The RNA shown here (c-di-GMP-I-GGC riboswitch aptamer) has 91 nucleotides and comes from an Anaerolineales bacterium.
Of the family's consensus pairs, 95% are formed in the model.
Taxonomically the source falls in Anaerolineales (Bacteria, Bacillati, Chloroflexota, Anaerolineae).
The prediction has a mean pLDDT of 84.
RNA sequence: UCCGAUAAAGGCAAACCCGUCGAAAGACGGGGACGCAAAGCCAUGGGUCCGCCAUCCCUGUCAUGGGAUCAGGAUUGCCAGGUUACCGAAA
Numbered sequence: 001u002c003c004g005a006u007a008a009a010g011g012c013a014a015a016c017c018c019g020u021c022g023a024a025a026g027a028c029g030g031g032g033a034c035g036c037a038a039a040g041c042c043a044u045g046g047g048u049c050c051g052c053c054a055u056c057c058c059u060g061u062c063a064u065g066g067g068a069u070c071a072g073g074a075u076u077g078c079c080a081g082g083u084u085a086c087c088g089a090a091a
Stems, first nucleotide, its partner, number of pairs: 001091001003088002011036002016031006034077001040083003044080003047075004054069005
């Protein structure tokens, strides 16, 4: 430091389960560890997911259901970018 050790001290916490919130994606809390050198923070660009409400189309069993789109929302443990940070072997 634009670097990352069979180092040291630590940290975070996937899936899954329980509870809560939400229309949903998902979030929060507890348990739990797949992993992570930023798996700290930021939704800025891209990607992906949801889409109650609204619009359009299809259906006709008249109960409704399905598809698409938009506003909006989510994901930082999808990638990139920005920003902050412990340690100091090799480079």
It was read from a public genome assembly, where an Rfam model found it.